Predicted 3D model of a 96-nucleotide RNA (Bacterial small signal recognition particle RNA) from a Candidatus Melainabacteria bacterium.
RNA sequence: CAGAUCGCUGGGCGCGGCGUAGGCCGACGAACCUGGUCAGGGGGGAAACCCAGCAGCCAUAAGUUGACACCUACGGGUGUGUCCAGCGGUUUGAUU
Numbered sequence: 001c002a003g004a005u006c007g008c009u010g011g012g013c014g015c016g017g018c019g020u021a022g023g024c025c026g027a028c029g030a031a032c033c034u035g036g037u038c039a040g041g042g043g044g045g046a047a048a049c050c051c052a053g054c055a056g057c058c059a060u061a062a063g064u065u066g067a068c069a070c071c072u073a074c075g076g077g078u079g080u081g082u083c084c085a086g087c088g089g090u091u092u093g094a095u096u
Base pairs, nucleotide, nucleotide: 001093002092003091004090005089006088007087008086009085010084011083012082013081014080015079016078018075019074020073021072022071023070025066026065027064028063034059035058036057037056042051043050044049
């Protein structure tokens, strides 16, 4: 000086794990200010019928809560594969 191999550190990429948030899923969820259906009652009409519509019921928004298999995003004192760089050890060869 060159090669091989091992270890450590740092970085790139891939896969996985973990965490958080969101999606998906379940439940709840509006006196009026959401929707539907609207008993009774009200209004119009001679009547048929029409109109608005409280309570109730049903559904749902914001939201609350549960679950978290799967999907997405983000994060790390996370595991691993691979590549690159640096440092160190061992060894082989060459030259002086």
Its Rfam family is "Bacterial small signal recognition particle RNA". Rfam classes the family as a non-coding RNA gene. It was read from a public genome assembly, where an Rfam model found it. The model forms 93% of the base pairs in the Rfam consensus. Its mean pLDDT, the model's own confidence on a scale to 100, is 78.